[in-house]
RNA sequence: CCUCGACAAGGGUAAGCCAGCCGAAAGGCUGAGCGCACCAAGCCACGGCUCUUCGCCUGACCCCAGACAAGGCCGCCGGGCCACCGAA
Numbered sequence: 001c002c003u004c005g006a007c008a009a010g011g012g013u014a015a016g017c018c019a020g021c022c023g024a025a026a027g028g029c030u031g032a033g034c035g036c037a038c039c040a041a042g043c044c045a046c047g048g049c050u051c052u053u054c055g056c057c058u059g060a061c062c063c064c065a066g067a068c069a070a071g072g073c074c075g076c077c078g079g080g081c082c083a084c085c086g087a088a
Base pairs, nucleotide, nucleotide: 004086005085011039012038013037016034017033018031019030020029021028022027036075042081043080044079046078047077048076050072051071052070053069055068057066058065059064
């Protein structure tokens, strides 16, 4: 340095619930208490999965469906980047 991940040490993140705010929504942010679980559950939407539909097109007006486009999700997987400790 790379890999790996301990009944090691010091820690970290924070699911979900509640409140407020943003958003059409998925969802995101902030906060109190708690701590689901994870060690890359740190960051990045590059690929896949999956979620949403304010908008647009078509189907027969609505519901609904299909498609486009846009958005979400890194705590779904892969990939990229950074990183604490040091047993086997």